[in-house]
RNA sequence: CGGUGUGGGCGGUCUGGUCGCGGCCUCACGGCCGAGGAAAGUCCGGGCUCCGCAGGGCAGGGUGCCAGCUAACGGCUGGGCGCGUAAGGCGACGGCAAGUGCAACAGAGAGCAGACCGCGCCGGCCGGCCGAGAGGCCCCCGGCGUAAGGGUGAAAGGGUGCGGUAAGAGCGCACCAGUGCCCCUGGCAACAGGGGUAGCUAGGUAAACCCCACCCGGAGCAAGGUCCGAACGAGAGAGAGCCUGCCCGGCUCGCUAGCAUCUCCAGGCGACCGCUAGAGGCGCGCGGCGACGCGCGCCCCAGACAGAUGACCAGAGGCCCAGGCGGUCACGGCCGCGUGGGUCACAGAACCCGGCUUACAAGCCCACCCGCGAC
RNA sequence: GGGCGGUUAGCUCAGAUGGUUAGAGCGCUGCGUUGACAUCGCAGAGGUCACUGGUUCGAAUCCAGUAUCGCCCACCA
Repeated sequence: CGGUGUGGGCGGUCUGGUCGCGGCCUCACGGCCGAGGAAAGUCCGGGCUCCGCAGGGCAGGGUGCCAGCUAACGGCUGGGCGCGUAAGGCGACGGCAAGUGCAACAGAGAGCAGACCGCGCCGGCCGGCCGAGAGGCCCCCGGCGUAAGGGUGAAAGGGUGCGGUAAGAGCGCACCAGUGCCCCUGGCAACAGGGGUAGCUAGGUAAACCCCACCCGGAGCAAGGUCCGAACGAGAGAGAGCCUGCCCGGCUCGCUAGCAUCUCCAGGCGACCGCUAGAGGCGCGCGGCGACGCGCGCCCCAGACAGAUGACCAGAGGCCCAGGCGGUCACGGCCGCGUGGGUCACAGAACCCGGCUUACAAGCCCACCCGCGAC
Repeated sequence: GGGCGGUUAGCUCAGAUGGUUAGAGCGCUGCGUUGACAUCGCAGAGGUCACUGGUUCGAAUCCAGUAUCGCCCACCA
């Protein structure tokens, strides 16, 4: 200098005036507070609440290398393995050498492989060639053997060489690659390295059924609770009602009285609690590679219920474009000043919290990698 | 706010456990039939299977994300 190289971060406009909105405090004047990094999607996890306190089994769902963090997780951290030149990123990353299934088309054969061409042996024999003949060779037909070579396919059952054989083949051997089993070393482990051994060569697919290990009861703040509100009256009435996908099971009230229970009369644009001080934020110190944990100090930071957080004006700021002036120069540019115009995203609380995912206008910063050149 | 489901031709819908060229009815176009029209008959066109990735030899189908549409939940005593 180059690379639509890698990873991470900042930023997410600000100030004033006028008018206005929600909440809290106040008798009042007035004062204080008032969106986000994703408040979003609702994809996971937890708190909380209710349901039959939820114990067992079945079904169903989820997760899936190892260790750790955590309230928990499908998240995060560290490590292992594979892919990438690298920074670094990504990985549903247990099992198809348990069982079952599936693989269109093509192809001879696609799952305890397979003979179309080829190669080889045997038999037959119309024909052709050679030969004096015996016979041999070629073509053709049939049978058998063969997985070296060709061809098909996404995929055809290790590779190279030597031996072997009629031709061949892990059929045998040597080396190489992989795998299983045994042992040793390092590591908590995943795993890595090494040695021995077995011709073992085992195809793909589990985001196919399934097997193994571990986890999960269900529903959700429109959960759930309190209050106005308790009656009068009318009718029905012998069984009525509750209970998570199912089962093992469990419970309440009543039964010849109008006393269980049901319907109507019977109101709401109902009110309040839940509701926001919390796995809270910031700073410092200590422990840990880290996620994170512990301790101390300071701070209080929206709580609506048709749902507030806005509108207008002025000024400032960031960035982009245009041309102007000045400075500097290695003449490509760079820097500064003022002018005019444009632009400033995605979006927006609704019980709370931890994650993930998705959306996001510029502009800026940091660290690192690769290539080329110079010193 | 919370919980579910769908998206395949212009419209309404099928597509069992992934397989070659995704179908049906209505509609549309052309031809025939008719004096003309309807009906009827024959032929035909029309599809990024909502989109983007992934798994697989292969995806409308399986998995994940995105977009969009629809349904349900408030009721006390």
Molecule: RNase P RNA; transfer RNA
Organism: Trueperaceae bacterium